[in-house]
RNA sequence: GACCUCGUAGCUCAGUUGGUAGAGCAUUUGACUUUUAAUCAGAGGGCCAUGGGUUCGAGUCCCAUCGGGGUCACCA
Repeated sequence: GACCUCGUAGCUCAGUUGGUAGAGCAUUUGACUUUUAAUCAGAGGGCCAUGGGUUCGAGUCCCAUCGGGGUCACCA
C1' cells in the first nucleotide's frame, strides 16, 4: 500500500426479508432464608463507531472517514 472482516447497554454477544433495538453477566430495588452470601421477581441503563446518501421507513443497503483483527505485497 491492496483486500477481507469486525465496531449494537458497564462487559460478552444476538438481531431473520429493511418495518416498535434484545439476551446473559454486572448494577440497583423488593421478596425470601440457607445471611461475607444464595435463590426468585422487578427496575434502570443505547447518538447501533463518526459523517453523508438511497428509501415512506436503515442496526440492516451504498459511499467516505476513524478504530480493532487478519491475509497478501513492498522496503530492509
A computed fold for a 76-nucleotide RNA from a Rhodospirillaceae bacterium, annotated as transfer RNA. The sequence was found in a public genome assembly. Its mean pLDDT, the model's own confidence on a scale to 100, is 81. Its Rfam family is "tRNA". The family's RNA type in Rfam is transfer RNA. Gene Ontology term of the family: triplet codon-amino acid adaptor activity.